[in-house]
RNA sequence: UUUGAUGUAGCUCAUCGGUAGAGCGAUAGACUCAUAAUCUAUUGGUAGCGGGUUCGAGUCCCGCCAUCACAG
Numbered sequence: 001u002u003u004g005a006u007g008u009a010g011c012u013c014a015u016c017g018g019u020a021g022a023g024c025g026a027u028a029g030a031c032u033c034a035u036a037a038u039c040u041a042u043u044g045g046u047a048g049c050g051g052g053u054u055c056g057a058g059u060c061c062c063g064c065c066a067u068c069a070c071a072g
Base pairs, nucleotide, nucleotide: 001071003069004068005067006066007065010024011023012022013021018055025043026042027041028040029039030038048064049063050062051061052060
């Protein structure tokens, strides 16, 4: 430099164009002599950035950025 993939919660990942979720985590409570485990509730996001298409975009299209892989 070329090609391809990926970018969503603190972390790991879902989400066939129709109000973005789960697990883990964090906080509070219950239970216990106490801790752990368990249970309940709460907490969580401008979906990398900027445009376009559409009644409607995390999802489709374009550009840029970052990371990874292959090739040179």
A computed fold for a 72-nucleotide RNA from a Pseudomonadota bacterium, annotated as transfer RNA. Taxonomically the source falls in Pseudomonadota (Bacteria, Pseudomonadati). Its Rfam family is "tRNA". The coordinates come from a structure-prediction model, not an experiment, and the mean pLDDT is 83.